Predicted 3D model of an 81-nucleotide RNA (TPP riboswitch aptamer (THI element)) from an uncultured Rhodobacteraceae bacterium. Rfam family: TPP riboswitch aptamer (THI element). Gene Ontology term of the family: thiamine pyrophosphate binding. About the family: Vitamin B(1) in its active form thiamin pyrophosphate (TPP) is an essential coenzyme that is synthesised by coupling of pyrimidine and thiazole moieties in bacteria. The previously detected thiamin-regulatory element, thi box was extended, resulting in a new, highly conserved RNA secondary structure, the THI element, which is widely distributed in eubacteria and also occurs in some archaea. Analysis of operon structures identified a large number of new candidate thiamin-regulated genes, mostly transporters, in various prokaryotic organisms. The THI element is a riboswitch that directly binds to TPP to regulate gene expression through a variety of mechanisms in archaea, bacteria and eukaryotes. through a variety of mechanisms in archaea, bacteria and eukaryotes. Tandem TPP riboswitches have been reported where both TPP riboswitches respond independently to TPP. The structure of TPP riboswitch has been reported for Escherichia coli and Arabidopsis thaliana. The sequence was found by an Rfam model in a public genome assembly.

[in-house]
Order: sequence, then C1' cells, then structure tokens
RNA sequence: CUCGGGGUGCCCCGGAAGGGCUGAGACGCGCGAGGGCGCGAACCCGUCGAACCUGACCCGGCUCGCACCGGCGGAGGGAAG
Repeated sequence: CUCGGGGUGCCCCGGAAGGGCUGAGACGCGCGAGGGCGCGAACCCGUCGAACCUGACCCGGCUCGCACCGGCGGAGGGAAG
C1' cells in the first nucleotide's frame, strides 16, 4: 500500500430523544409494525494471531447494571500478500 477478519454492550427514561459507565472502538444512514437485516465510517486485528468467536443464560468479585475486574486460557477456533 492493497486485500481480508471482527465487535458495537450495560444503566436511567413507558418508548424515543437525551444523559451516564467502561473501552481502541459501544456511530451514522436506509429498510421493517417488530424481531432483525443491509450499507458506510471510525477503531482494533491478520499466524510473532486474547482483534474476535465457542465454552457461556459459565464461575468469583465490584456495581444501580454490564466482559467493569479476574478466572476459564500452557482450552478449542480464528483473517496475508
């Protein structure tokens, strides 16, 4: 540089709007009655792979609550030129 992988949670409010928590990232547009789906942006990660997924409606702690912290994890999977 090009290409590819990934997540978008929790709380307040009847909903939305708006506000708050952590973080690199929790957003914007469109469709839909809704669940949800699609596109785009930013961010992170690409085998030196804990980006991210499974286990998991898991276990312990903290908290109003939550992967917020730790365990699980010398487990398995996971996208390059």